Lysine riboswitch aptamer, 169 nucleotides, folded computationally.
RNA sequence: UUAAAGGAUAGAGGCGCAGCUGUCAUCAGUAGGCCCGGCGCGCAAGGCUUCGCAGGCCGUUGCCGGGAACGAAAGGGGCCGCUGCCGAAGGGGAGGGAGCGCGAACCCGCCCCUGGGCAAACGGACAACAUCCGUUUGACUGCCACUUUUGUGGAGCGCUAUGGAUUAA
Repeated sequence: UUAAAGGAUAGAGGCGCAGCUGUCAUCAGUAGGCCCGGCGCGCAAGGCUUCGCAGGCCGUUGCCGGGAACGAAAGGGGCCGCUGCCGAAGGGGAGGGAGCGCGAACCCGCCCCUGGGCAAACGGACAACAUCCGUUUGACUGCCACUUUUGUGGAGCGCUAUGGAUUAA
């Protein structure tokens, strides 16, 4: 000096990813309470307790229809700003923790899939054609390898750069 293998630090992809406050629309002239009418007195239904179920408690208890004026909220979403970042993050699986009568949500790491955004179709969630999630297809795009030089293939445990140390020449 070169190469190899393994670590550390810093970066790149761009409608890039996720979270939080504020604000705006939607939810919705809906739910709701009020009035009137009808059915009804029930181990049913409803209410409270809960995120939900079970259990417990309550009593003019309830259900259906109509009506005047009033009239929400949660979840989800757009935008500005801020924060953390580039397996960012998303999805699936089994397990552990706490709590409990049981399950969900919450926390913890492990295993598997996905480089990224976009569009379409199908399926799911949802009030929703917004949005999110999954599968498939399509072109686009970034990285690396190969290459007959314009194409082919692959995957993020990837790629680029830098310092130091090890081995070989």
The sequence was found by an Rfam model in a public genome assembly. Its Rfam family is "Lysine riboswitch aptamer". Rfam's curators write: Riboswitches are metabolite binding domains within certain messenger RNAs that serve as precision sensors for their corresponding targets. Allosteric rearrangement of mRNA structure is mediated by ligand binding, and this results in modulation of gene expression. This family includes riboswitches that sense lysine in a number of genes involved in lysine metabolism, including lysC.